A computed fold for an 85-nucleotide RNA from a Deltaproteobacteria bacterium, annotated as c-di-GMP-I riboswitch aptamer. Rfam family: c-di-GMP-I riboswitch aptamer. Gene Ontology term of the family: cyclic-di-GMP binding. It was read from a public genome assembly, where an Rfam model found it. The coordinates come from a structure-prediction model, not an experiment, and the mean pLDDT is 81. The source organism's lineage runs through Bacteria, Pseudomonadati, Myxococcota and Myxococcia.
RNA sequence: CUCCGAAAAGGGUAAACCCAUCGCAAGGUGGGGACACAAAGCCAACGGAUCCUGCGAAUAAAAAAAGGAUGGCUGGGCUGCCGGG
Numbered sequence: 001c002u003c004c005g006a007a008a009a010g011g012g013u014a015a016a017c018c019c020a021u022c023g024c025a026a027g028g029u030g031g032g033g034a035c036a037c038a039a040a041g042c043c044a045a046c047g048g049a050u051c052c053u054g055c056g057a058a059u060a061a062a063a064a065a066a067g068g069a070u071g072g073c074u075g076g077g078c079u080g081c082c083g084g085g
Base pairs, nucleotide, nucleotide: 002085003084004083005082012037013036017032018031019030020029021028022027035072041078042077043076046075047074048073049070050069051068052067053066
């Protein structure tokens, strides 16, 4: 440097749900909590996919545009502990 692995050692993150809070919403943040994860570390200013979009007399559906969200959906990029080849 590269490939493979998560048995060991040291560890790490934190699903659902609950509380508080931000947001129209998807969803985010903090605390609790552990379903899982060998990159569940970072990137949505590189693709795909999924989700959301208030008021406007009332109600309902679909599509497009535009904007937003998800990295624990996925391809990919960058970085990283331990062990083995």